About this RNA
Predicted 3D model of a 266-nucleotide part of an RNA (large-subunit ribosomal RNA, domain VI) from a Candidatus Moraniibacteriota bacterium. Taxonomically the source falls in Candidatus Moraniibacteriota (Bacteria, Bacteria candidate phyla). The RNAcentral record of the full RNA draws on ENA. The prediction has a mean pLDDT of 81.
[in-house]
Context: one part of a larger RNA
RNA sequence: CGCCACUGCUUGAGAGAUCUCUUCCUUAGUACGAGAGGACCGGGAAGAACGAACCUCUGGUGUACGAGCUGUUCCGCCAGGAGCACUGCUCGGUAGCUAUGUUCGGGUAGGAUAACCGCUGAAAGCAUCUAAGCGGGAAGCCAGGCUCAAGAUAAGGCAGUUUUCCAUGCUUGCAUGGAAAGGAUAUCCUCGGAGAUGACGAGGUUGAUAGGCUUCAGAUGGAAGCCCCGCGAGGGGUUGAGUCGAGAAGUACUAAUAUGUCCACA
Numbered sequence: 001c002g003c004c005a006c007u008g009c010u011u012g013a014g015a016g017a018u019c020u021c022u023u024c025c026u027u028a029g030u031a032c033g034a035g036a037g038g039a040c041c042g043g044g045a046a047g048a049a050c051g052a053a054c055c056u057c058u059g060g061u062g063u064a065c066g067a068g069c070u071g072u073u074c075c076g077c078c079a080g081g082a083g084c085a086c087u088g089c090u091c092g093g094u095a096g097c098u099a100u101g102u103u104c105g106g107g108u109a110g111g112a113u114a115a116c117c118g119c120u121g122a123a124a125g126c127a128u129c130u131a132a133g134c135g136g137g138a139a140g141c142c143a144g145g146c147u148c149a150a151g152a153u154a155a156g157g158c159a160g161u162u163u164u165c166c167a168u169g170c171u172u173g174c175a176u177g178g179a180a181a182g183g184a185u186a187u188c189c190u191c192g193g194a195g196a197u198g199a200c201g202a203g204g205u206u207g208a209u210a211g212g213c214u215u216c217a218g219a220u221g222g223a224a225g226c227c228c229c230g231c232g233a234g235g236g237g238u239u240g241a242g243u244c245g246a247g248a249a250g251u252a253c254u255a256a257u258a259u260g261u262c263c264a265c266a
Stems, first nucleotide, its partner, number of pairs: 001151001005161006014148003020048007032037001050105005058099004065092005070085006110142002116136004162181009182263006188204005209255003212251005218244003225238005
């Protein structure tokens, strides 16, 4: 942009992905075989690789989280801190992301068939699966199960699309125009389960969208100051303390101001 209105929910023409393998137990040391050996069919249990989703667990990362340590510069000094030194180095680590982690999957039952195996059966008094006719038969084909899907231009289907007031015209309940409320949508704004930008999704005061604040979860691991003990290095108490990024809930304190278009019977 189209599908001759918009919004929501859908149908499925068509397309795509998948389809794997191994071992063990049992049937059964049975059938078979002189023995050695050793099944079909059926039932059950583990696993491999592959694929999808996810982060409860196990781990990784986590350069704006916590702590420790060194050198140096600075904050007048002590104490306590800040900058720089690969994130200065080291020990841990929330959310998110992630695999080596977790869960799930390749299932059941159909239809028509291939090679092949058959039944009935003539041509050809026999025989013959085939000539007429009728069965069985594969990880393959068609459906079924999963995903996308109406640009499927044959562009599909279903549902919904409000109320009041004023003016004019009259066919007196309709038409046209206007206004208000309400709704939809876009610009704009607050954002993220989305994201290069568009887009998508959550919201915009009738509001929990983001920030802030409070509480909680979780991380680190016992802050500073003060007091006590020790000559001192240091230790103890206040104190599971202090600090804290992304997590959860609550709370309008801050910011979502304002504006355009449309509400058509097609």